[in-house]
């Protein structure tokens, strides 16, 4: 040095051909049951999708680039 994959909530992933509130599950907080924990059952908070630019009436989705992980050549 080259090619490919990855990058979304505090952890793990979904995200349809690019179309109109960004989601689960767990973990958190609150409240219920319990003598009390746990488990369960109700609800709440949490993110502007790695950074930056471009396409488009619209970008988590395309395109370029840079930044971090990974693989595989040399």
């Nucleotide at each position: 040095g080259g090619u490919c994959c990855u990058a979304u909530a505090g952890c793990u992933c979904a995200g349809u051909c690019g179309g109109u509130u960004a989601g689960a599950g767990c973990a958190g907080c609150u409240g219920a049951c319990u003598c009390a924990u746990a488990a369960u059952c109700a609800g709440c908070g949490g993110g502007u999708c790695g950074g930056g630019g471009g396409u488009u009436c619209a970008a988590g989705u395309c395109c370029c680039u840079c930044u971090g992980g990974g693989a595989c050549c040399a």

Annotation: Transfer RNA from a Bacteroidales bacterium, 74 nucleotides, folded computationally. The prediction has a mean pLDDT of 82. Taxonomically the source falls in Bacteroidales (Bacteria, Pseudomonadati, Bacteroidota, Bacteroidia). Rfam family: tRNA. It is annotated as a transfer RNA.